[in-house]
The RNA shown here (c-di-GMP-I riboswitch aptamer) has 79 nucleotides and comes from a Gammaproteobacteria bacterium. Its mean pLDDT, the model's own confidence on a scale to 100, is 86. The sequence was found by an Rfam model in a public genome assembly.
RNA sequence: UUUCUACAUGGGCAAACCCGCCGCGAGGCGGGGACGCAAAGCCUCCGGUCUUCAUCGUGAAGAUAGCGGGGUUGCCGGA
Numbered sequence: 001u002u003u004c005u006a007c008a009u010g011g012g013c014a015a016a017c018c019c020g021c022c023g024c025g026a027g028g029c030g031g032g033g034a035c036g037c038a039a040a041g042c043c044u045c046c047g048g049u050c051u052u053c054a055u056c057g058u059g060a061a062g063a064u065a066g067c068g069g070g071g072u073u074g075c076c077g078g079a
Base pairs, nucleotide, nucleotide: 004077012037013036017032018031019030020029021028022027035066041072042071043070045069046068047067048064049063050062051061052060053059054058
């Protein structure tokens, strides 16, 4: 440097649900709370799913990074 994820170390994140706020909506933010996660860190480039607006054939805008692919960065360890 690349790659791998057994045993471990120090830890990290935070689903559903509840409360408050924002949004037409999908959903997001903060607090509580843990279903789980070796990238459940970050990025909408591709596909999927969902929402909104038009349209009659499909298009545009948005959401989801915890749907998958891809890009990029990183901790410990070396069976």
The source organism's lineage runs through Bacteria, Pseudomonadati, Pseudomonadota and Gammaproteobacteria.